[in-house]
Molecule: RNase P RNA; transfer RNA
Organism: Alphaproteobacteria bacterium
RNA sequence: CCAGACGGCCGGAUGGCCGCGCUUCGCCCUCGGGCGGGGUGAGGAAAGUCCGGGCUCCACGGAGACACGGUGCCGGGUAACGCCCGGCGGGGGCGACCCCAGGGACAGUGCCACAGAAAGCAAACCGCCUGUGCGCCUUCGGGUUUGCGGGUAAGGGUGAAAGGGUGCGGUAAGAGCGCACCGCGCUUCCGGCAACGGCGGCGGCGACGGUAAACCCCACCGGGAGCUAGGCCAAAUAGGGGCGGCGCGGACCUUCGCGGUCCAGGCGUGUUUUCGCGCUGCCGCCCGGGUAGGCCGCACGAGGCGCUCGGCGACGGGCGUCCCAGAUGAAUGGCCAUCCCCCGCCGUCACCGGCGGGGACAGAACCCGGCUUACAGGCCGUCUGGCGCU
RNA sequence: GGGGCCGUAGCUCAGUUGGGAGAGCGCUACGUUCGCAAUGUAGAGGUCAGGGGUUCGAUUCCCCUCGGCUCCACCA
Numbered sequence: 001c002c003a004g005a006c007g008g009c010c011g012g013a014u015g016g017c018c019g020c021g022c023u024u025c026g027c028c029c030u031c032g033g034g035c036g037g038g039g040u041g042a043g044g045a046a047a048g049u050c051c052g053g054g055c056u057c058c059a060c061g062g063a064g065a066c067a068c069g070g071u072g073c074c075g076g077g078u079a080a081c082g083c084c085c086g087g088c089g090g091g092g093g094c095g096a097c098c099c100c101a102g103g104g105a106c107a108g109u110g111c112c113a114c115a116g117a118a119a120g121c122a123a124a125c126c127g128c129c130u131g132u133g134c135g136c137c138u139u140c141g142g143g144u145u146u147g148c149g150g151g152u153a154a155g156g157g158u159g160a161a162a163g164g165g166u167g168c169g170g171u172a173a174g175a176g177c178g179c180a181c182c183g184c185g186c187u188u189c190c191g192g193c194a195a196c197g198g199c200g201g202c203g204g205c206g207a208c209g210g211u212a213a214a215c216c217c218c219a220c221c222g223g224g225a226g227c228u229a230g231g232c233c234a235a236a237u238a239g240g241g242g243c244g245g246c247g248c249g250g251a252c253c254u255u256c257g258c259g260g261u262c263c264a265g266g267c268g269u270g271u272u273u274u275c276g277c278g279c280u281g282c283c284g285c286c287c288g289g290g291u292a293g294g295c296c297g298c299a300c301g302a303g304g305c306g307c308u309c310g311g312c313g314a315c316g317g318g319c320g321u322c323c324c325a326g327a328u329g330a331a332u333g334g335c336c337a338u339c340c341c342c343c344g345c346c347g348u349c350a351c352c353g354g355c356g357g358g359g360a361c362a363g364a365a366c367c368c369g370g371c372u373u374a375c376a377g378g379c380c381g382u383c384u385g386g387c388g389c390u
Numbered sequence: 391g392g393g394g395c396c397g398u399a400g401c402u403c404a405g406u407u408g409g410g411a412g413a414g415c416g417c418u419a420c421g422u423u424c425g426c427a428a429u430g431u432a433g434a435g436g437u438c439a440g441g442g443g444u445u446c447g448a449u450u451c452c453c454c455u456c457g458g459c460u461c462c463a464c465c466a
Base pairs, nucleotide, nucleotide: 001386002385003384004383005382006381007380008379009378010377012339013338014337015336016335017334018333020041021040022039023038024037025036026035027034028033043361047372048371050370051369052368053367054366055226056225057224058223068222069221070220071219072218073087074086075085076084077083088102089100090099091098092097103217104216108215109214110211111210112209125156126155127152128151129150130149131148132147133146135144136143137142164182165181166180167179168178169177183205184203185202186201187200189198190197191196230296231295232294233293240287241286242285243284244283245282246281249263250262251261252260253259265280266279267278268277269276270275303322304321305320306319307318308317309316310315340359341358342357343356344355345354346353347352391462392461393460394459395458396457397456400415401414402413403412409446417433418432419431420430421429439455440454441453442452443451
């Protein structure tokens, strides 16, 4: 210098003018408000709502089980997690480093299309070897075509996959049939909290194919719903209850109170009805529920920053310091100037100068911890590979 | 606030124990006709919304993202 890996950070700066939300102070006021000053005012993702909590209400005697959903190597962190950290194992990369839904396939069931002889307690199509019948040839030792039977998983071919691999020996041909190494299974001992690793021994291995992001089994976790949770204050009108006054058909009961029952009348309703159900006049005062509306929840919190200690780290302890948006059709904006960064054009050997354009993704709505997704441009640190120079 | 469904050819839609990507209309060419329509024959046309994963193999199973539709709940 080029190419790359990982971790962290920023997300334009300053000033002026106009304007907006919240809050506070002062003055004026016709109590509706107005004017002026001060303070404060989006994010790393405020997003998706994919997980975990706080908080609130509902349900529930404790605990457990069934169903359903989720998670899944080991250890640790945390309020908790499916998150994070450190390891283990497997895979990829020359390397820094990256990726893995990473329990169980002798508990059971299902599936493995096409191709292929055979695909799930496997299988003889070609081939190889061998026995035998018939035919043919023969130098009479035998050879060979074809049929039938047997052995063989080494070779060919099919497939994603044919069930240990390579080599030597062995054999009629072959084969863990035997041996060496590698792989696999079981296991003594050692190291490690553990996952697991190492050394040695045993087993020839058709004992054990794949698939559980197929059903399923095992272990663990989960009561449900969500700030439109939930609580408080509370208008007009209507409706409910109580008291008082005025008014009022009949019959019966009566504790003698307009207290009750039945009938009649009226109004409403069941599509209609001789049937059923509900309510019974007017005025005034009071009470409670509840709607509109307002307030709380709602901004001090698993909080931020700095220093320090423990820990490889996630993180934890201690000390100091700070208060940091709270709107409710929803504020946080616009213009100008200077500077910064990027791009293009022109001038210039270059430094640089001039002109023009651009500065992303997005935007709180109960809060917090994560994950995921979007993002112009830039900065810092550590490390890897290559080239050049000293 | 909470739940469900859909996205496949230009349009409307099928597509299941995971293995061939299809139908109707439309389009193109040829035939038929004096010409057109209708009709006949042949053909083209696909990121199965996008990306990643599981698997020998994914439209189908799982995760993330984008877009659209729909339902429920609060309310005297």